[in-house]
Formats: sequence, structure tokens, C1' cells
RNA sequence: GGGCCUUUAGCUCAGUUGGUUAGAGCGUCCCUCUGAUAAGGGGAAGGUCUGAGGUUCAACUCCUCAAAGGCCCA
Repeated sequence: GGGCCUUUAGCUCAGUUGGUUAGAGCGUCCCUCUGAUAAGGGGAAGGUCUGAGGUUCAACUCCUCAAAGGCCCA
């Protein structure tokens, strides 16, 4: 220098051939249960879906350019 992949909650990840409230598990907090702890049960908080533009009535999803990380080639 060239090609490909990934980026969504604190962590690991789903997600939708574009369609109307953004999710799961673990973790955190509260309540319950227990003599107590763990486990179990109930609930809550936590996200500008990496950034900026574009297309569209509508974008996490499509297009372009960037950023970070990873793999391969040179």
C1' cells in the first nucleotide's frame, strides 16, 4: 500500500429482505425468601446502535467518507 471482517447496555452477544416502544444472558441496585449467606422469585436503572454526511415518508438496518480493532496478501 491492497483486500476482507467486526463495532448495539458495565461484559458477551442477538436483532430486522428499511416499518414505528431497541432486546437477551451475565453483572449492578431495590424488594422478597432465609436464623444468615448462596440459590430461587419479583422489579428497576443503564444505550445518541463508533462518528459525519447522503437516500427515503421512515435508517441500528441501504450508500459514501472517516475512526478503532482483527485477519490475509504485498
A computed fold for a 74-nucleotide RNA from an uncultured bacterium, annotated as transfer RNA. It matches the Rfam family "tRNA". Gene Ontology term of the family: triplet codon-amino acid adaptor activity. The sequence was found in a public genome assembly.